Predicted 3D model of an 85-nucleotide RNA (c-di-GMP-I riboswitch aptamer) from a Gammaproteobacteria bacterium.
The coordinates come from a structure-prediction model, not an experiment, and the mean pLDDT is 86.
The model forms 95% of the base pairs in the Rfam consensus.
RNA sequence: UGCACAUAAGGGCAAACCCAUCGAAAGAUGGGGGCGCAAAACCUCCGGUCUAACGGCACGAGCCUACGACAGCGGGGUUGCCGGA
Repeated sequence: UGCACAUAAGGGCAAACCCAUCGAAAGAUGGGGGCGCAAAACCUCCGGUCUAACGGCACGAGCCUACGACAGCGGGGUUGCCGGA
C1' cells in the first nucleotide's frame, strides 16, 4: 500500500407501520418507531426496478413514454471510526 473482517470499545444510521407536510404518482421531508446495516455515509456514471403528470396512440377498456423517483436493488467513484489473525 492492497485485499479481507474475528472479538471488543465508543458509537452511527433507521425498515415496516403511524401522524403531519409536499407531490399527478412513484416517492421525499419532519416527528414517533426499530427490520436490519461494517459503510444502510455521499454521488445517478452503468445496469435494473417503480411511477406516468405532460406528450403520443386508440371508438373505448387502455397502451407507450422520464424530463420524475429508488444510493436500504446491484456495479462503479469518493470519504470515514476502532482494531486481532